[in-house]
RNA sequence: GAGUUUGAUCAUGGCUCAGGAUGAACGCUAGCGGCAGGCCUAACACAUGCAAGUCGAGGGGGAGGUUACUUUCGGGUAACUGAGACCGGCGUACGGGUGCGUAACGCGUAUACAAUCUGCCUUUCACUGGGGGAUAGCCCGAAGAAAUUUGGAUUAAUACCCCAUAGUAUAGUAAUACGGCAUCGUGAUACUAUUAAAGCUUAGGUGGUGAAAGAUGAGUAUGCGUUCUAUUAGCUAGUUGGAGAGGUAACGGCUCCCCAAGGCGAUGAUAGAUAGGGGUUCUGAGAGGGAUGUCCCCCACACUGGUACUGAGAUACGGACCAGACUCCUACGGGAGGCAGCAGUGAGGAAUAUUGGACAAUGGUCGGAAGACUGAUCCAGCCAUGCCGCGUGCAGGAUGACGGCCUUAUGGGUUGUAAACUGCUUUUGUAAGGGAAGAAUAAGGACUACGUGUAGUUUGAUGACGGUACCUUAUGAAUAAGCAUCGGCUAACUCCGUGCCAGCAGCCGCGGUAAUACGGAGGAUGCGAGCGUUAUCCGGAAUCAUUGGGUUUAAAGGGUCUGUAGGCGGGCUUGUAAGUCAGAGGUGAAAGCGCUUAGCUCAACUAAGCAACUGCCUUUGAAACUGUUGGUCUUGAAUGGUUGUGAAGUAGUUGGAAUGUGUAGUGUAGCGGUGAAAUGCUUAGAUAUUACACAGAACACCGAUAGCGAAGGCAUAUUACUAACAAUUAAUUGACGCUGAGGAGCGAAAGCGUGGGGAGCGAACAGGAUUAGAUACCCUGGUAGUCCACGCUGUAAACGUUGGGCACUAGGUGUGGGGGGUCUUUCCGGGUCUUCCGCGCCGUAGCUAACGCAUUAAGUGCCCCGCCUGGGGAGUACGGCCGCAAGGCUAAAACUCAAAGGAAUUGACGGGGGCCCGCACAAGCGGCGGAGCAUGCGGAUUAAUUCGAUGCAACGCGAAGAACCUUACCAAGGCUUGACAUGUGCCGGUUGUCCUUCGGAGACGGGGGGUCCUCCCUAUUUGUGGGGGUCGGUUCACAGGUGGUGCAUGGUUGUCGUCAGCUCGUGUCGUGAGAUGUUGGGUUAAGUCCCGCAACGAGCGCAACCCUUGUCCCGUGUUGCCAGCACGUUGUGGUGGGGACUCGCGGGAGACUGCCGGGGUUAACUCGGAGGAGGGUGGGGAUGACGUCAAAUCAUCAUGCCCCUUAUGUCUUGGGCUUCACGCAUGCUACAAUGGCCGGUACAGUGGGUUGCGAUGUCGUGAGGCGGAGCGAAUCCCUUAAAGCCGGUCUCAGUUCGGAUCGGUGUCUGCAACUCGACACCGUGAAGCUGGAGUCGCUAGUAAUCGCAGAUCAGCAGCGCUGCGGUGAAUACGUUCUCGGGCCUUGUACACACCGCCCGUC
Repeated sequence: GAGUUUGAUCAUGGCUCAGGAUGAACGCUAGCGGCAGGCCUAACACAUGCAAGUCGAGGGGGAGGUUACUUUCGGGUAACUGAGACCGGCGUACGGGUGCGUAACGCGUAUACAAUCUGCCUUUCACUGGGGGAUAGCCCGAAGAAAUUUGGAUUAAUACCCCAUAGUAUAGUAAUACGGCAUCGUGAUACUAUUAAAGCUUAGGUGGUGAAAGAUGAGUAUGCGUUCUAUUAGCUAGUUGGAGAGGUAACGGCUCCCCAAGGCGAUGAUAGAUAGGGGUUCUGAGAGGGAUGUCCCCCACACUGGUACUGAGAUACGGACCAGACUCCUACGGGAGGCAGCAGUGAGGAAUAUUGGACAAUGGUCGGAAGACUGAUCCAGCCAUGCCGCGUGCAGGAUGACGGCCUUAUGGGUUGUAAACUGCUUUUGUAAGGGAAGAAUAAGGACUACGUGUAGUUUGAUGACGGUACCUUAUGAAUAAGCAUCGGCUAACUCCGUGCCAGCAGCCGCGGUAAUACGGAGGAUGCGAGCGUUAUCCGGAAUCAUUGGGUUUAAAGGGUCUGUAGGCGGGCUUGUAAGUCAGAGGUGAAAGCGCUUAGCUCAACUAAGCAACUGCCUUUGAAACUGUUGGUCUUGAAUGGUUGUGAAGUAGUUGGAAUGUGUAGUGUAGCGGUGAAAUGCUUAGAUAUUACACAGAACACCGAUAGCGAAGGCAUAUUACUAACAAUUAAUUGACGCUGAGGAGCGAAAGCGUGGGGAGCGAACAGGAUUAGAUACCCUGGUAGUCCACGCUGUAAACGUUGGGCACUAGGUGUGGGGGGUCUUUCCGGGUCUUCCGCGCCGUAGCUAACGCAUUAAGUGCCCCGCCUGGGGAGUACGGCCGCAAGGCUAAAACUCAAAGGAAUUGACGGGGGCCCGCACAAGCGGCGGAGCAUGCGGAUUAAUUCGAUGCAACGCGAAGAACCUUACCAAGGCUUGACAUGUGCCGGUUGUCCUUCGGAGACGGGGGGUCCUCCCUAUUUGUGGGGGUCGGUUCACAGGUGGUGCAUGGUUGUCGUCAGCUCGUGUCGUGAGAUGUUGGGUUAAGUCCCGCAACGAGCGCAACCCUUGUCCCGUGUUGCCAGCACGUUGUGGUGGGGACUCGCGGGAGACUGCCGGGGUUAACUCGGAGGAGGGUGGGGAUGACGUCAAAUCAUCAUGCCCCUUAUGUCUUGGGCUUCACGCAUGCUACAAUGGCCGGUACAGUGGGUUGCGAUGUCGUGAGGCGGAGCGAAUCCCUUAAAGCCGGUCUCAGUUCGGAUCGGUGUCUGCAACUCGACACCGUGAAGCUGGAGUCGCUAGUAAUCGCAGAUCAGCAGCGCUGCGGUGAAUACGUUCUCGGGCCUUGUACACACCGCCCGUC
């Protein structure tokens, strides 16, 4: 810096990622070299080999060998050489390994030793005389399995002992000089006492002894620094100190005797846990945090524990002794061993190498030296474990090949200049040849110089690595690329497969049929001999905050006060120098890091020089500040005086109202209680009421954003005692102050103990209700308790969710308590100005995430204290302390989640509020729900009952019409380039069409006949040939699908809703999401308009423009009309004419709150009125904003993907979609008299008509038949409208209502009415007497009622739908309620938005 809490926002806060690092491990891969590194686990156990020996110039001695001589052939002698043991010296305390232990003077750093030692080495001084006795070995035995032990004899030394000599040694005594750091140190003097030595030799030396000094190494002491836990708070008897003694190289309780009673600890003792420390190293801007492997320093350890010996040095890795565990050998009696040395083995483990070479170099031990030894070391081997370097070619090369992948697919893109191909180069590899440096001051020889053993010159052997590095030549692109990732963070995208499966995942999260997230492929990105993963550390994390955080509401102020330690602290002045600052000196090992150079071809690596090491110590100075010392001051603080204030506290006294109870009276049937009731009380007299008496508790009015108190808290009045506070004064003290870990006091309510008290109220409990239940809410009772005294508990949303103190920083306004000035007043008092202290409100700057705070800070500073560090687990467990108990205080972890939480925003929602609207309710009229039937749906059934539509917004819906067809469904039978389209290759015909026949259910299959038979070219006698058209067969591409997905889509549609809303630009406000505008006051049908306003404008909606209807006018006048004129008829605009009227068509006018009056803000608008055909959007229609419902439709159509391809395609016949116990929806007809039936009679409008409408006429009771005038229609036809009106009849009944159902006979359509059509006539005559809960429509030409027409259609299940006209009402007080909607506001833990979220039980 990013991701992740949200619809979005800001802030808080956790989780996660990108970086670097590693002694790493794992997966895939791997060409070379250089330099480094390599058991982090079992300080587990170890086979085998090696890792410390050396010296014959200390000693005794000498196997064996060589040569010579000799020989009895066994051997012997001499010389030279010389192994292994032994005594002795030095070394073995170094080097090498490991990190168990250790929280310590262990380590680091700085000092000290006047409290110490030091082999080998260097320097100086002195000495090195004499003597003695042993013992290994060797020899001879003995015991034992062995290890080993042991007896006897004999022998040496630089082994051991004695004597001498000696001092600057040690000890003592005496006197003395100088110095210091407390004990004391140093020097010089005298005397006494004590202790030394070793030899070897080439005769040059080399050893030995004593003493002094140096160097080196070691020891000891001290200051400071050095992990976690207080759920470890007290620890300590050699403990702390003293005198003495012992011991040590040395101080010291180091040890011991005696004496004293100390010592340590909240600045963390003691206890527990963990751990070697440092230089350094990783990370980080730094401060820090982590690590401490390789290298260097220190420490500790060597199977575990203990002990000493030897020695200069050890309490000794490859020494000893004892004990223990383990392993091994054993003759069972006894013995042996210690890889945390180098290799190596087993085990453990994710995991870590060769039983290699050499002493050539560097170094070590011994030696005079040669030299020996050296798993120290130098090298090699193994391992991509890390760092660094090199390579795997370079240039050209497009018709952009092939192949792969993708695609919108005759094509294009990409892989990709990549390849092929051409030219070039040769690091590396391979082969061959040459070939190092690392090696020098070796020994020895020769020479020179002089001081005769040193220096110089010269000569001079020796290389593990290694025939290695390096160089040259040849060869030929030849020998050499992978890994991870590609949803965001995070660079890189497509296809296929899969289908919440398989799987991925660091976090968020992907996967449920179109996955850039899984698996594969192509492509891309990153790094590259490596790349990823895992683990760990730092960073990011300011997420423990010193640098550098917080605490009203996000986690976090202790309930409050007092006060100990501690921290901090007023003015002036003196001294000091602890802190502080400056200069100088010492130290801060080397390596490392940094800089500059240098060496390996570069780099890594290595070397040199410098810098740095921020630290510690010493010293010299400064004196402002802090500290400290002395003095002084008054403003902080306290005391006092004066004046006041208050529900401040404690104890006592006291009052009235109310309630309850008791007694008595009056009085009678209920009282009480609730939403409604009941339990309860009451005729044994309640409730109510009157009088008297008693009891306990609480204190109405005053009484408040008033007062007091540290907080909890405090209220009738009054008395006593006590404390506090404010103002004022300035008498007293003179910084006496602030805060406050632990500690102590106080501390609501409830609760506990003891004893009282008990009216009312009232947990528990009982009963009655409510309820699905009701262990509750409501009611009737009622115990503890509430009250008092004493004691305990010690907690609360103990809250202002805001610790205390001091100072500073605009104002305004109110109120409680004081003071002062002034005005007024006889007094009481009142007004006004001002000041201090409290309690509130508003508000500037500032602060805050915002809300908000704002002199009573959450502002600006200082001081002190408490507390916080993601949510849950959990304020829980365990431990401890307190409590009579209840419980309180202190206070975790495992595990789990990616959030939890704050403030504000926009919505949505609320059985929140306000305003408003709608046939929403109400007021009315008529229905539905009951009956029968029709139609649709569910369900059931079925071979199939095709499919879709499902709350409103599916259900007389798609379907404006299923007998076949339709048809998509089922059964059976056929076809397979197909019923249909286009193209191609090949073959055949010349078309085609019509009639007929056979099989078959038909599709289909087979046969016969009639008629017609195209264009161009060539040659032309027809023919034949070629090309085109056309048809058939066959082949390949393809057709076809009402198969799936409406949750992949387009288009179309429904709904909220014809509701009044939905937005934008600029500006402004806000950190931001957003707000403003669009809110407010009015008004409207309306975000309609007006006014106001940090808004000003605009867009989509509203309205208007469009159609229709209602009035008039103008023009026109056929098929329409007919007043006037004329003709004619039984009659009729029938005819001539006419344009007046109706009407049709076209065009205008008219209505705009225009006029008047009232109201209203001089507004918008509204109410009333006039005129007018019509009056306030006149009525109706079309017109549907941003959006919501993953709403509906893949079966109208189109379409992606998937699926079928002799079938899920297509054809045919028959069947089904018409089934039927049942449920629902929409209708029709009714139940009758406002009616039924019969007769007569009147008045429409919209539409339709040539495969048609079909008049007049005629036949039939009728459906209809025959027949055909007229009309492609303002002309003809459908076409008699019906209700209505006039008259008659029926008389309240299952009827002369109602018509279902069934029987019979017909008509019509049609290839065909069986499943399964409609209609007519005759007969039959079911249910039904107005319909439960509930529910629907409608506000005027509306409801209701009456008929007519049309689409679809051969016909028709239509009672449906869409239109048309006729007759023609009732009611609306009003907005409380129901439903839906709009605006404002409020709450919210909702945002998939209340059909939400979410808690508990099972």
A computed fold for a 1402-nucleotide RNA from an uncultured bacterium, annotated as small-subunit ribosomal RNA. Its mean pLDDT, the model's own confidence on a scale to 100, is 83. Its Rfam family is "Bacterial small subunit ribosomal RNA". Rfam links the family to the GO terms ribosome and structural constituent of ribosome.